Description:
This is a predicted structure of an 82-nucleotide RNA (transfer RNA) from Sulfurovum sp. Rfam family: tRNA. Rfam's curators write: Transfer RNA (tRNA) molecules are approximately 80 nucleotides in length. The sequence was found in a public genome assembly.

RNA sequence: GGUGAGUUAGUCAAGUGGCCAAAGACGGCAGACUGUAAAUCUGCUCCCUCCGGGUUCGAAGGUUCGAAUCCUUCACUCACCA
Numbered sequence: 001g002g003u004g005a006g007u008u009a010g011u012c013a014a015g016u017g018g019c020c021a022a023a024g025a026c027g028g029c030a031g032a033c034u035g036u037a038a039a040u041c042u043g044c045u046c047c048c049u050c051c052g053g054g055u056u057c058g059a060a061g062g063u064u065c066g067a068a069u070c071c072u073u074c075a076c077u078c079a080c081c082a
Stems, first nucleotide, its partner, number of pairs: 001081007010026003018065001027045006046054003058074005
């Protein structure tokens, strides 16, 4: 330099136009159990004041009534080729 794949919550990871604040796992917090701890089970785990609302999926722009999802550019990571 060329081709392809990828970038999502504290970490990993699913999701491919509306049912998405986004499955699941790990981690964290609280509770139950236990003599204690571990293991196991239950609940919670972006922000705000419960209802409800707000913002978010690498960055910026665009399409659309509506974007994590489609398009463009850029940045970064990985693989193969050279």